RNAcentral holds the sequence, with entries from Rfam. Lysine riboswitch aptamer from Alkalicoccus halolimnae, 175 nucleotides, folded computationally. The coordinates come from a structure-prediction model, not an experiment, and the mean pLDDT is 79. The source organism's lineage runs through Bacteria, Bacillota, Bacilli, Bacillaceae and Alkalicoccus. It matches the Rfam family "Lysine riboswitch aptamer". Rfam links the family to the GO term lysine biosynthetic process.

RNA sequence: AAUGCAGAUAGAGGUGCAGAGCAUAUUAGUAAUAUAUGGGAGCGGGUGGCCCGCGAUGAUCAUGUAGGAAAGGGUGUUCUGCCGAAGAAUCUUUACGGCCUUGCGUAUAGAUUCUGGGAAUCCGCUGAACAAGCGGGUUACUGUCACAGUUCAGCUGUGGAGCACUAUCUUUUUU
Numbered sequence: 001a002a003u004g005c006a007g008a009u010a011g012a013g014g015u016g017c018a019g020a021g022c023a024u025a026u027u028a029g030u031a032a033u034a035u036a037u038g039g040g041a042g043c044g045g046g047u048g049g050c051c052c053g054c055g056a057u058g059a060u061c062a063u064g065u066a067g068g069a070a071a072g073g074g075u076g077u078u079c080u081g082c083c084g085a086a087g088a089a090u091c092u093u094u095a096c097g098g099c100c101u102u103g104c105g106u107a108u109a110g111a112u113u114c115u116g117g118g119a120a121u122c123c124g125c126u127g128a129a130c131a132a133g134c135g136g137g138u139u140a141c142u143g144u145c146a147c148a149g150u151u152c153a154g155c156u157g158u159g160g161a162g163c164a165c166u167a168u169c170u171u172u173u174u175u
Stems, first nucleotide, its partner, number of pairs: 001175002004172001006170006014083001016082009033066006042054004046102001048100003086115007094107004116142002119139008144160007
């Protein structure tokens, strides 16, 4: 000086990621509630059991009238934190849903696996939804590295994965 492994620090991708605030459309002329009519024995608290509550002073339910929301999800914008940012699937923990239970729901924390990034489109699921999200397929685009080709500033093709890539430093191996 070169090279390989490991570690530390910093950094790049761009319609990049996440969170919070504000505004706004939708949800919806829906729900609660009140009332009229019908109807006539059950109904509600997720499931089974227990328990509790409502109900012949007529419930739950159906229809009409009055009444008139909100949450979740979306969009825009601002700010904050970031570049495995983050997301998904499976399993597990804890809390709540009256108690026990459970293969239910919501939230929470953890583990494993998968995905470089966003976009368009098709299918499926969630969803009130012609919104949006998630999963899978396809298509180009884009960052990066390797290999091959080339008309060699660069371009084209193929392939890889974020446990990647770039820069610097340190330890160590080999020459």